[in-house]
RNA sequence: CUGAGGGACUCUGGAGAAGUCCAUUAAAUUGGAUGCCGAAGGUGCAAGGCAGAAACGCCGAAACUCUCAGGCAAAAGGACAGAGAUAUUAUU
Numbered sequence: 001c002u003g004a005g006g007g008a009c010u011c012u013g014g015a016g017a018a019g020u021c022c023a024u025u026a027a028a029u030u031g032g033a034u035g036c037c038g039a040a041g042g043u044g045c046a047a048g049g050c051a052g053a054a055a056c057g058c059c060g061a062a063a064c065u066c067u068c069a070g071g072c073a074a075a076a077g078g079a080c081a082g083a084g085a086u087a088u089u090a091u092u
Stems, first nucleotide, its partner, number of pairs: 005088001007086001009084005018034001020033004035072003041068001042066001044064001048059003
């Protein structure tokens, strides 16, 4: 000098599923019931690794899985993607 990747920030895009039922309230306000969704967060684990005589065990990813949390009009939220600007530095 170049600058991968990652972090926080800003902007843009961003799916699914009852505006269900009963009561209540100024009000999807509050409580209860039933059904449903997966893309905040969280649970589980394949290959592989560790350990062991063996078995058990430990580590171990996801948009998979569970549905604890969250959600099922709009708004908000939203994994993820793109752009911007900022600081940082692995490598050469």
A computed fold for a 92-nucleotide RNA, annotated as Glycine riboswitch aptamer.
The coordinates come from a structure-prediction model, not an experiment, and the mean pLDDT is 75.
It was read from a public genome assembly, where an Rfam model found it.
The model forms 89% of the base pairs in the Rfam consensus.